Predicted 3D model of a 73-nucleotide RNA (transfer RNA) from a Candidatus Levyibacteriota bacterium. It matches the Rfam family "tRNA". By type it is a transfer RNA. The sequence was found in a public genome assembly. Lineage of the source: Bacteria > Bacteria candidate phyla > Candidatus Levyibacteriota. Model confidence (mean pLDDT): 80 of 100.
[in-house]
RNA sequence: GCGCCUGUAGCUCAGUGGAUAGAGCAGGUCGGUUCUAACGACUCGGUCGGGGGUUCGAAUCCCUCCAGGCGUA
Numbered sequence: 001g002c003g004c005c006u007g008u009a010g011c012u013c014a015g016u017g018g019a020u021a022g023a024g025c026a027g028g029u030c031g032g033u034u035c036u037a038a039c040g041a042c043u044c045g046g047u048c049g050g051g052g053g054u055u056c057g058a059a060u061c062c063c064u065c066c067a068g069g070c071g072u073a
Stems, first nucleotide, its partner, number of pairs: 001072007010025004018056001027043005049065005
């Protein structure tokens, strides 16, 4: 340089055209306990990597850029 893959919450991931974008872990509050823990309830948390396009509608499709990974010369 070329080809392919990945990028969504602090972390690991789901969601492959529609409904307020979700789960687990982590964090916070409360309960619980003599105290701590386990456990339970509630809760916080997202410009879906950036920009542009298609569409009535985009995390999802297209283009481009950025970052990371794999292969190849």